A computed fold for a 71-nucleotide RNA from a Candidatus Pacearchaeota archaeon, annotated as transfer RNA.
Its Rfam family is "tRNA". By type it is a transfer RNA.
RNAcentral holds the sequence, with entries from ENA.
NCBI's taxonomy places the organism under Archaea, Nanobdellati, Candidatus Pacearchaeota.
Model confidence (mean pLDDT): 84 of 100.
[in-house]
RNA sequence: GGGCUUGUAGUUUAAUGGAAAAACACUUGGCUGGCAGUCAAGAGAUCCGAGUUCGAUUCUCGGCAAGUCCA
Repeated sequence: GGGCUUGUAGUUUAAUGGAAAAACACUUGGCUGGCAGUCAAGAGAUCCGAGUUCGAUUCUCGGCAAGUCCA
């Protein structure tokens, strides 16, 4: 320098173009004398920009970052 893959919550993973889901973690409350544990409730995310579309996490292009291969 070039090819390919990936980018979603604090972490690990879902979502066939139609209201972004779950587990762990976090917060609050109940059970307990307290801790642990358990139950209930809650907060929290689509890497950035543009395009296509009635509608984009999804499709296209560019950028950035990570991984991998070639030179």